[in-house]
Context: one part of a larger RNA
Molecule: large-subunit ribosomal RNA, domain II
Organism: bacterium
RNA sequence: GCCAACGAGUUUGUUGUGUGUGGCUUGAUUAAGUAGUCUUGAACUACGCAGUCAAAGUGAAAGCGAGGGUUAAUAGCCCGUAUCCUUUUAUUUUGUAGAAACGCGAUGCUUCGUGUUUUUACAAAAUAUUUGGAAGGUCGCACGCACAAGACCCGAAGCCAGGUGAUCUAACCAUGGCCAGGCUGAAGUGUUACGAAAGUAACAUGGAGGGCCGAACCAGUAUGUCGUGCAAAACAUUUGGACGAGCUGUGGUUAGCGGUGAAAUUCCAAUCGAACUUGGCAAUAGCUGGUUCUCCUCGAAAUAGCUUUAGGGCUAGCCUCGGACGCUGACUACAGGGGGUAGAGCACUGAAUAGGAUUGGGCCGCAAGGUACCAAUCUUGACCAAACUCCGAAUACCUGUAGGUGUAGUCCGGGAGUCAGACUGCGGGCGCUAAGGUUCGUAGUCAAAAGGGAAACAGCCCAGAUCAUAAUCUAAGGUCCCUAAAUAUAUACUAAGUGUAAAAGGUGGUGUCGUGACUCCGACAACUAGGAGGUUGGCUUAGAAGCAGCCAUCCUUUAAAGAUAGCGUAAUAGCUCACUAGUCUAGUCGUCUCGCGCCGAAAAUUUAUCGGGGCUAAGUAUAUUACCGAAGAUAUGGGCUUCUACGUUUUGCGUAGGAGCGGUAGAGGAGCAUUCCGUAAUCGCUGAAGCUGUAACGUGAGUUAUGGUGGAGAGUACGGAAGAGAGAAUGUUGGC
Numbered sequence: 001g002c003c004a005a006c007g008a009g010u011u012u013g014u015u016g017u018g019u020g021u022g023g024c025u026u027g028a029u030u031a032a033g034u035a036g037u038c039u040u041g042a043a044c045u046a047c048g049c050a051g052u053c054a055a056a057g058u059g060a061a062a063g064c065g066a067g068g069g070u071u072a073a074u075a076g077c078c079c080g081u082a083u084c085c086u087u088u089u090a091u092u093u094u095g096u097a098g099a100a101a102c103g104c105g106a107u108g109c110u111u112c113g114u115g116u117u118u119u120u121a122c123a124a125a126a127u128a129u130u131u132g133g134a135a136g137g138u139c140g141c142a143c144g145c146a147c148a149a150g151a152c153c154c155g156a157a158g159c160c161a162g163g164u165g166a167u168c169u170a171a172c173c174a175u176g177g178c179c180a181g182g183c184u185g186a187a188g189u190g191u192u193a194c195g196a197a198a199g200u201a202a203c204a205u206g207g208a209g210g211g212c213c214g215a216a217c218c219a220g221u222a223u224g225u226c227g228u229g230c231a232a233a234a235c236a237u238u239u240g241g242a243c244g245a246g247c248u249g250u251g252g253u254u255a256g257c258g259g260u261g262a263a264a265u266u267c268c269a270a271u272c273g274a275a276c277u278u279g280g281c282a283a284u285a286g287c288u289g290g291u292u293c294u295c296c297u298c299g300a301a302a303u304a305g306c307u308u309u310a311g312g313g314c315u316a317g318c319c320u321c322g323g324a325c326g327c328u329g330a331c332u333a334c335a336g337g338g339g340g341u342a343g344a345g346c347a348c349u350g351a352a353u354a355g356g357a358u359u360g361g362g363c364c365g366c367a368a369g370g371u372a373c374c375a376a377u378c379u380u381g382a383c384c385a386a387a388c389u390c391c392g393a394a395u396a397c398c399u400g401u402a403g404g405u406g407u408a409g410u411c412c413g414g415g416a417g418u419c420a421g422a423c424u425g426c427g428g429g430c431g432c433u434a435a436g437g438u439u440c441g442u443a444g445u446c447a448a449a450a451g452g453g454a455a456a457c458a459g460c461c462c463a464g465a466u467c468a469u470a471a472u473c474u475a476a477g478g479u480c481c482c483u484a485a486a487u488a489u490a491u492a493c494u495a496a497g498u499g500u501a502a503a504a505g506g507u508g509g510u511g512u513c514g515u516g517a518c519u520c521c522g523a524c525a526a527c528u529a530g531g532a533g534g535u536u537g538g539c540u541u542a543g544a545a546g547c548a549g550c551c552a553u554c555c556u557u558u559a560a561a562g563a564u565a566g567c568g569u570a571a572u573a574g575c576u577c578a579c580u581a582g583u584c585u586a587g588u589c590g591u592c593u594c595g596c597g598c599c600g601a602a603a604a605u606u607u608a609u610c611g612g613g614g615c616u617a618a619g620u621a622u623a624u625u626a627c628c629g630a631a632g633a634u635a636u637g638g639g640c641u642u643c644u645a646c647g648u649u650u651u652g653c654g655u656a657g658g659a660g661c662g663g664u665a666g667a668g669g670a671g672c673a674u675u676c677c678g679u680a681a682u683c684g685c686u687g688a689a690g691c692u693g694u695a696a697c698g699u700g701a702g703u704u705a706u707g708g709u710g711g712a713g714a715g716u717a718c719g720g721a722a723g724a725g726a727g728a729a730u731g732u733u734g735g736c
Base pairs, nucleotide, nucleotide: 001736002735003734004733005732006731011149012148013147015146016145017144018143019142020141021140022139023138024137025136027053028052029051033047034046035045036044037043038041057064058063067079068078069077070076083134084133085132089128090127091126092125093124094123095122096121097120098119099118100117101116102115103114104113105112106111152290153289155287159280160279161278162277163276164275170254171253172252173251174250175249176248177247178246179244181213182212183211184209188205189204190203191202192201193200194199217241218240219239222237223236224235225234256272258268259267265274293671294670295669296668297667298666303316304315305314306313307312317418318417319415320414321413322412323411324410325409327406331403332402333401334400335399336398337397343391344389345388349385350384353381354380355379356378357377358376359375360374361373362371363370364369421446422445423444424443425442426441427440428439429438430437451462452461453460466638467637468636469635471634472633473632477628478627479626480613481612482611486625488624489623490622491621492620493619499615505599506598507597509596510595511594514591515590516589517588518587526583527582528581529580530579532556533555534554537551538550539549562577565576566575567574639661640660641659642658643657644656645655646654647653648652672725674722675721676720677719678718679717680716682714683713690709691708692707693706694705695704696703697702
């Protein structure tokens, strides 16, 4: 790792509550216990009214009581006061129809109208009586949820109690053992020399030392090897101690709230900031992981308030199921409201600016006064504001009326889940108008949504998958090839492969809307010719002659020509220009608007910013017509849910019509399978279960038939009870 088996919402309750269902309702029910019966079972029947719930509430209570409390009082306020449908009969009232009697009016004298009284039939209402039921009550059963318990399962580190450990190791006690060889040469002693002596020196002797070197022994310094090892601490080389506070054998002592410690929280049996073991114990775990068959209907939340609260909870919000109400709902139209946002404005509050007037100050001046300095007020002009407003929308919000049977709404009750949200557009705050940032509001999508487009791409665009179809039409997006569909049409633009990334800034690239000049009395460009004289203007200067510099910048001849716009010379000279004529012949020169381009443009494995090929359209703009294109819509057929109407023998079924069927957490409904039990009837050695192949049926979980294998038990129908479904839990055990 795989396979097989096992493996998680259970059980109990003198607890509560709700739903379904059954009995009774002369209110319900018995408990322990007693007696009886036979099919001997946790069985059934009878007894047992002790108790419980209900029949009345209210108040803190005494208490009072269809009322009670509050209060001086009831006024008010709070809590409370048992019913409904149906059947029979009786009475009363009303209405309608008929009959009879009487009265009044009209009149054609017979009818009509009207009033009163009596009576009959029918209908409705009220009261009383009665039958059945609902609701309510109570006692069971089943199911949902809560509570108490291990309480869906597995999982701590830990806490406490009782014991077991010093065969490892720490220290100590008792008793034993061990330390090759070499070096150094303390004290003491002796001899000699010197000395009066004390003593000193030399030479011998001597053999001290937590002395030196170095084996055994003990240790473990550095490096390497090893690192699924030889080894849960080793090996190689190297190194420290090696007569001492030395090493070591055997026996013993000290025990966990403790011991021991030349002290490192070190050691106390590979375990130590409190050993191990058994028990309390299924400790607790707001945490992580796991939680097993099918189909059908609906379908969330990631928010608010409070929380030693922030990854947990409670209540509300949002979901679901049941009941009640019945037009109240979303939305639309109309009518009526309040507002101070967007915008705008400067009338207030502030900010900020240019000119003018006046006043005051500063500076200058003896003064008169001056001033390009400062401020205030007034005025003119332009302007800014979340915490400014003389103004002021669109929306939104509230109320009413009408439509609106839905996409619904409101109330009551049972069950939840959710409290980490993400991105995108719009309106804001914080931040750098940074962030795939953060935090609000608002809408959408994802979450919980598949399909088509965006090359690929939860959150973007289109569109919401009940199933089938080699049918049709479309959306977004596309139609040269990859690749389904236009090498479509019309008119322009672009030459940059722009398209197929980017700014300030630059651009005599090109198209386009205007506008101002010049122009057949000839423009613009080009070419030919002229471009002169006074004069070398004056000054300056070595020189200054149009052209170093300063001043002035005239006049004349002219078609025209500056006291000169450049180059040039030492200064002249020389070459151009302005300006003029001629040649030529038709537009030329500015400025401005908009479109598309160009430069600006450097990055790391490989072109790499069209998805690729490639494209001059297969790019861009405008317009048009076709077509392709999705699980969208339509068509045809099938399944399921639900509503309405009708029929039918009930749960149900049938017919017709309408609406619907994406789905996580979650709510609700209906089923399949497994084991065992009861009742009934069955199958099986002429072959049960199991295993295995094939076929059929069912939406599915699954079921049935049959061949083979196998060799003794097993289904079916209706009920009941659960150790009742595995792929995951670093799951447990076994196998490979």